[in-house]
Context: one part of a larger RNA
RNA sequence: UUUAAUUGAGGGAAUUCGGCAAAAUAGCCCCGUAGCUUCGGUUUAAGGGGUCCCUGCGGUUGUGCAUGUAUUUGUGCGAUUGCAGGGUGCAAUGACUCGGGAGGUCCGACUGUUUAACAAAAACUUAACGUUCUGCUAGUCUGCAAAGAUGUGAAUAGAACGUGACACCUGCCCAGUACCAGUAAUUUAAUCUCCUUUUCAAGGGAGUGAAGAUCUGGCAAACGGCGGGAGUAACUAUAACUCUCUUAAGGUAGCGAAAUGCCUUGCCGUUUAAUUGACGGCCCGCAUGAGUGGUGCAACGAGAUCUCCACUGUCCCCAGUUAAAAGCCACCGAACACUCUGUCUGGUGCAAAGGCCAGAGAAUUCCAGUGGGAAGUGAAGACCCCGCGAAACUUUACUGUAGCCUGUAGUUGUGACGUGAGUUUUGAUGUGUAGCAUAGAUGGGAGUUGCUAAAGCGUAGGCGCUAGUUUACGUGUAGACAUCAUUGAAAUACCAUCCUUUAAAACUUACGCCGCUCACUCGAAAGAGGACCGCUAUUGGUGGACAGUUUGGCUGGGGUGGCACCCUGUUGAAAAGAUAUCAACAGGGCCCUAUGGUUAGCUCAAUCCGGUCAGAAAUCGGAUGUAGAGUGCAAGAGCAAAAGCUAGCCUGAUUGGAUUUUCAACUAUACAAAAUCCAACAACGAAAGUUUGGUCUAGCGAACUCUCGAACCUCCUUGAUGGGGGUCGGGAAUGACAGAAAAGUUACUCCGGGGAUAACAGAGUUGUCCCGCCCAAGAGCUCAUAUCGACGGCGGGGCUUGCUACAUCGAUGUCGGCUCUUCCUAUCCUGGCGGUGCAGAAGCCGCCAAGGGUGGGGGUGUUCACCCAUUAAAAGGGAUCGUGAGCUGGGUUCAGAACGUUGUGAGACAGUUUGUUUAAUAUCUACUGGAAUUGUUUGAUGUCUGAGAGGAAGGAUCUUUUAGUACGAGAGGAACAAGGGUUCGGCGCCUCUGGUCCACCGGUUGUCUGAUAAGGCAUGCCGGGCAGCUACGCGCCAAGGGAUAAGAGCUGAAAGCAUCUAAGCUCGAAGCCCGCCUCGAAAAGAGAUAUCAUGAGCUCCCAAAAAAGAUGGGUUUGAUAGAACAGGUGUGUAAGCGUCAAGGUAACGAGACGUUCAGCACGCUGUCACUAACCGCUUAUA
Repeated sequence: UUUAAUUGAGGGAAUUCGGCAAAAUAGCCCCGUAGCUUCGGUUUAAGGGGUCCCUGCGGUUGUGCAUGUAUUUGUGCGAUUGCAGGGUGCAAUGACUCGGGAGGUCCGACUGUUUAACAAAAACUUAACGUUCUGCUAGUCUGCAAAGAUGUGAAUAGAACGUGACACCUGCCCAGUACCAGUAAUUUAAUCUCCUUUUCAAGGGAGUGAAGAUCUGGCAAACGGCGGGAGUAACUAUAACUCUCUUAAGGUAGCGAAAUGCCUUGCCGUUUAAUUGACGGCCCGCAUGAGUGGUGCAACGAGAUCUCCACUGUCCCCAGUUAAAAGCCACCGAACACUCUGUCUGGUGCAAAGGCCAGAGAAUUCCAGUGGGAAGUGAAGACCCCGCGAAACUUUACUGUAGCCUGUAGUUGUGACGUGAGUUUUGAUGUGUAGCAUAGAUGGGAGUUGCUAAAGCGUAGGCGCUAGUUUACGUGUAGACAUCAUUGAAAUACCAUCCUUUAAAACUUACGCCGCUCACUCGAAAGAGGACCGCUAUUGGUGGACAGUUUGGCUGGGGUGGCACCCUGUUGAAAAGAUAUCAACAGGGCCCUAUGGUUAGCUCAAUCCGGUCAGAAAUCGGAUGUAGAGUGCAAGAGCAAAAGCUAGCCUGAUUGGAUUUUCAACUAUACAAAAUCCAACAACGAAAGUUUGGUCUAGCGAACUCUCGAACCUCCUUGAUGGGGGUCGGGAAUGACAGAAAAGUUACUCCGGGGAUAACAGAGUUGUCCCGCCCAAGAGCUCAUAUCGACGGCGGGGCUUGCUACAUCGAUGUCGGCUCUUCCUAUCCUGGCGGUGCAGAAGCCGCCAAGGGUGGGGGUGUUCACCCAUUAAAAGGGAUCGUGAGCUGGGUUCAGAACGUUGUGAGACAGUUUGUUUAAUAUCUACUGGAAUUGUUUGAUGUCUGAGAGGAAGGAUCUUUUAGUACGAGAGGAACAAGGGUUCGGCGCCUCUGGUCCACCGGUUGUCUGAUAAGGCAUGCCGGGCAGCUACGCGCCAAGGGAUAAGAGCUGAAAGCAUCUAAGCUCGAAGCCCGCCUCGAAAAGAGAUAUCAUGAGCUCCCAAAAAAGAUGGGUUUGAUAGAACAGGUGUGUAAGCGUCAAGGUAACGAGACGUUCAGCACGCUGUCACUAACCGCUUAUA
């Protein structure tokens, strides 16, 4: 010194982020308990009283004995309980055990659970409420499947989700997204059907048409959402009211500076001396709000927060004690670290040096400590950036996959009905006009038909062009039709083949619907279901449940912003060329069939003169007019019988090819752009000629793919078409513009790197900041400069904030506080001066001056700022924003959680809130102390000098006298000098006061030694307490001298004056040097002096000394230590004995008194050799 304990005067939270820690409370019995309440609680509320020992008398009761029958009585041993009397101590749950309490608020109802090892919570859970799915071969979950869980279950059940007891409630919105339902229509895959491609086929088209989507509704205790602007009332203010824009709806009830409020420490009140706090109110609420629940709420909480009482070493302000560690001796004996080495100041240097430079310091070594430095050790920084790094998570990123929905085919049979299609059969049907008439077409054709009943008639039905036709039945009884004729394009009976329309039947098939039983499924079976389901294949849809990936670049860090990412002009650019910046100024991503080509003609802008309406300016005439106009568009360059303006005719804005230039200095290249030329064909012009777009410099795009065009090459089959591939040209885009197909989050993170690059600190700079100076407009009644000072100008500092990115990313610990030291001065106080708009007092301004001082509280993490009461004053700064191998950890800045906001989401927020591990044995250096050795030319013992070093050793204030004086009209009101206090600081001490005091004495609890006595154990607790150590106690802490600063002067020239100065001289401050205290011959210039020639050390006994060493004393010629005795001091009256004692028949009996200022103890003082300092050893010496 630390750790763990313990005690503490006075104060009592002043400490601190915060009463953290500690203290206090405490068991049981009795009394007594507010407010609130869900009436259960809260409750041990709070707050009081009792509690021990002895004696006696009872009550209840267990059991033994005696009595002997009664509700027995007596007695012994217990258990429990009541009353009374007596008694002791500081204290009776005497130790141990053992709640501090009260009040307000937030959150969560509660008990419970959680991040094993940094988060115990407000998070999770919970009962309760609500929604959704589910009728059992269910739903949900696991699995490829078989199968399994829920489930020995069956809607009062199971699953998924949200809210979270209870009370009062739960508003509006269905536009978006999700879900549910519906669905005439639209869209739509495969299969299928049909058509087409001359057949076939690939292909194309159409039809049919599922789920899904579109569409129509529903649904918010689904995901979610819930406005703005004006005006208006007879004071003002406000706005019940009105207007207007707008939405799906515009936030209702509640609550509200809140765990949510930026501004903000909102405003008011209470609490306080003082409150960024708390509580109660207010309400334009950045950004509250109703089961993402709203508002309350008793009880509960190792939750958060504020206040009060009690209590205290948290603090003022620290002190003592105990144990352990550390320290010393002996033995054993790691780890980490470790290039070499190891002074200070200033400078330098990649800008923070032990090593370099300069100066200073420094004899060598050891021990104990302290932690300033080694940008100390530990860990290839976790922040930041980078990587064509990783991972996890999310989603309306990209691309897929399970799953689910769905059509089709197969497994897959059978029968009805309806509708549709096809085929076959049997019928029917067919009206232009003309014609007897309802003439389908063509062919054949001269007969056909009729007792198996013709025509006609009746009834009923179909068709129908309303004229008729046809079928069935009845009647009827023997003919009817054709040929011929007429009409017409066609002539009819009958037969055949067909067409239109249509009927019926059969068969095939599709769809719909209803059955059946045989596949298939369930079942032990009976039976049930049933061609469905299931399974297989395929189709479309849905699909972060799952998977793989992507998620540009530049950049005065990154992000946000921007595009400096392709191209053009000018400047920058430094007179060749080239040349950067998120440099400056401007542009392009077109336009134009004329704004192009050619030929010809013309001259613009502006000014002046003249001229009807007509003006400054309209159109007209004239003059001057190098360009002051125009040029499609930026700027630059260029341009006048033009490159401008006008007109005529045209399409050269064409095709093929070559070379060159720019892009791209040096230096290669794609695309692109341009220039020159050749060939072809044209235009204009009389011609020479000009023309390959726009006067020149911007106006742009690869491959793959698709498409259009041309015509050519080629492949397959070949008789041909068609098809495929290629060539050339045009179009479609990549603007991140030499061109991937591509969204986010990470605070749960990880890896590799970077001081190539940010945050802290440093360095540079100093816009900003702070402080000066110059000039002097003005203010100051007058008057710039007592004081203040605009507009301007010039500096200093390196504290603020920036900028830069130089050092550090194989790590220099980051705000504030505490602690402790030192420096600066631009001085707040104290000291000395000057000016004043200085009478005095009090001020204001300035000069010198850094010796000393600069404090206590409230709220806040705060620095800062604000406030309270003091004060002489409560100055400002630096030291890695001094100081975490010194502390703290409130803030910031990890992982949990919540609110508001934001985002679809994962998540995010210089927004808020709560919680959250601070390592270490010191190698070197440094410092604080303690020792040893050598040197100083023999050694030793003393006494000095004092170079040098350190100190602040004192600072400040109040008061009295001066003096109610000087001054002043008064009101007021000094000073020099002297005295006495106080406070802060320093040094020392323990007589007093106080603290402590396991020296000691006493009381007492529990337990043990059988009892007494006397003791042990828990420092048991408690009361005292000497020495020692201590503060809260006591003592002391200058005057003076010297030299100066600002300033005041003397004499005095330069400059015949004046002048404090130039020569000379005198004063003048808490400041400087002495004086005072401490260290200090290792002061290498190593000093002086006196004495001695024998000293010194060890061993031994010790303490006024002490970590070890050291220091001091003693050693028989002795009081050094111990013992003994005496004194003194502390405690408080020992044991034993005697007497008394409440009582009790007695036995017994706590206790009291006396013997007894007793007993016991002693680190003090004295006396006294009883014991031990004995015996010895080492070393130096001219």